[in-house]
RNA sequence: AAGGCAGGCCAGGCCGCCGCUUUUCCGUGUCCGCACGGGAGGGAGGAAAGUCCGGGCUCCUUAAGAGCGCGGUACCGGGUAACCCCCGGACGCCGCGGGGGGGCGAUAGUUUUCCCGCGGCGAUAGAAAGUGCCACAGAAAAUAUACCGCCCGCGCGCUCCGCGCGCGGGUAAGGGUGAAAAGGCGGUGUAAGAGACCGCCGCCUCUCCGGCAACGGGGAGGGCAGGGCAAACCUUACCGGGAGCAAAGUCAAGAAGCGGAAGAGCUGCUCGCUCUCAUAUUCCGCGGGUAGACUGCCAGACGGUUACGGUAACGUAACCGGCAGACAGAUGACGGCCCCCGGUUUUUUCCUCCGGAAAAAACCGGGACAGAACCCGGCUUACCGGCCUGCCUUUUUU
Numbered sequence: 001a002a003g004g005c006a007g008g009c010c011a012g013g014c015c016g017c018c019g020c021u022u023u024u025c026c027g028u029g030u031c032c033g034c035a036c037g038g039g040a041g042g043g044a045g046g047a048a049a050g051u052c053c054g055g056g057c058u059c060c061u062u063a064a065g066a067g068c069g070c071g072g073u074a075c076c077g078g079g080u081a082a083c084c085c086c087c088g089g090a091c092g093c094c095g096c097g098g099g100g101g102g103g104c105g106a107u108a109g110u111u112u113u114c115c116c117g118c119g120g121c122g123a124u125a126g127a128a129a130g131u132g133c134c135a136c137a138g139a140a141a142a143u144a145u146a147c148c149g150c151c152c153g154c155g156c157g158c159u160c161c162g163c164g165c166g167c168g169g170g171u172a173a174g175g176g177u178g179a180a181a182a183g184g185c186g187g188u189g190u191a192a193g194a195g196a197c198c199g200c201c202g203c204c205u206c207u208c209c210g211g212c213a214a215c216g217g218g219g220a221g222g223g224c225a226g227g228g229c230a231a232a233c234c235u236u237a238c239c240g241g242g243a244g245c246a247a248a249g250u251c252a253a254g255a256a257g258c259g260g261a262a263g264a265g266c267u268g269c270u271c272g273c274u275c276u277c278a279u280a281u282u283c284c285g286c287g288g289g290u291a292g293a294c295u296g297c298c299a300g301a302c303g304g305u306u307a308c309g310g311u312a313a314c315g316u317a318a319c320c321g322g323c324a325g326a327c328a329g330a331u332g333a334c335g336g337c338c339c340c341c342g343g344u345u346u347u348u349u350c351c352u353c354c355g356g357a358a359a360a361a362a363c364c365g366g367g368a369c370a371g372a373a374c375c376c377g378g379c380u381u382a383c384c385g386g387c388c389u390g391c392c393u394u395u396u397u398u
Stems, first nucleotide, its partner, number of pairs: 001394010012338005018332001020043010045369001049380002052378005057244004070240005075089005090124001091122014125235002130233002132229003147175002149171010183201006202224001203222008248295004257286005262276005302321008339367013
């Protein structure tokens, strides 16, 4: 320098002009609900998306005690309001890099195994509770099995120290089939073989040490039982009521419904008296509640900085910051200048000069994905490009 991986940040800028939405102030009008005009301020995201998980909030219901069923989660520990999320750790597999040992090789190198580091992936509880399944191929697929081969015996044949054929038996070493063949490698042993016996590895049981744990390391004993599948049923442990802001609540025109019918004076009140009116297609009251309006509705598990605790996720404290809130749904359009990326042409400069590199100008093209709707925490998906940090590979220079 180029390429790649992982993590973080940004998401074109400024000005003018015309709008949209919201808050507030002023003025005018008003049927007092508001309308219009003017001024000032605010106005999308890292994913606002998918609606896949987890919560807050609201109502319904009894779900809150127990059992069955259904659904979900599933190595261990921690974080969190909670999670199928995040952090740390364990185990297995894979990739890259480094180191040690062994084999082959004259060297170069190549191959195998072990250890260390980094990264990725893992439905990673239980197959020793029970049931079920294991296609095709193969002799045999879980009570193991004898197709070829190997070995022994007998019989027959032949070209008779042996070979071939047939029958009976032994054998899981070798071949072959398969995703998988009943521990693996080496030796002893044997007629040939076999955990039959031995060494190492694996496995099982008991036990000691380290660790909160998953798990790791060691010791003793056992010849080895118990193939795989739980992404088949199932078992175990834990978790889970339902619907969702069009939740829900408050006020309440018009219309329908129900009930009632007067007013003034004299008087503290009742009775009484006087005056006006005799209207009901009117007036008054009532509860439910539609249109409509308001609340919910944006100060919240909020964000930032610093300090402290913690490996980390995260927590605690102090200080600072605050400015979307629509309801058919605003956040936009146009113009100018600049910026970033790519291409073409021209000019200039440089070099190792029929070639190449760099810079400038002009022109053309591009500047993404996408758009709040009750609010948060995650996950996943989409995305033109740019910047920063760390790591890896290749090449060049010193």
About this RNA
Predicted 3D model of a 398-nucleotide RNA (Bacterial RNase P class A) from a Spirochaetales bacterium. Its Rfam family is "Bacterial RNase P class A". The family's RNA type in Rfam is ribozyme. It is recorded under the gene name rnpB. The RNAcentral record of the sequence draws on ENA. Lineage of the source: Bacteria > Pseudomonadati > Spirochaetota > Spirochaetia > Spirochaetales.